[in-house]
RNA sequence: GGGCGGCUAGCUCAAUUGGCAGAGCGUCUCGUUUACACCGAGAAGGUAAUAGGUUCGAAUCCUAUGCCGCCCA
Numbered sequence: 001g002g003g004c005g006g007c008u009a010g011c012u013c014a015a016u017u018g019g020c021a022g023a024g025c026g027u028c029u030c031g032u033u034u035a036c037a038c039c040g041a042g043a044a045g046g047u048a049a050u051a052g053g054u055u056c057g058a059a060u061c062c063u064a065u066g067c068c069g070c071c072c073a
Stems, first nucleotide, its partner, number of pairs: 001072007010025004019056001027043005049065005
């Protein structure tokens, strides 16, 4: 320099090919316990890497940029 993949909650990751953003773990509250843990119930937490474009509607399609990884030279 060229090609490919990834970026979504604090962490690890889904979302069946455009139509209300989710799970597990973690955190918090309540119950249970003398207490802690386990367990049960509930809650909070997202400008979806950034900026544009297409569309009635974008995490999803297109473009540019950034970061991470892999391959080729």

Model confidence (mean pLDDT): 82 of 100. The RNA shown here (transfer RNA) has 73 nucleotides and comes from a Minisyncoccota bacterium. NCBI's taxonomy places the organism under Bacteria, Bacillati, Minisyncoccota.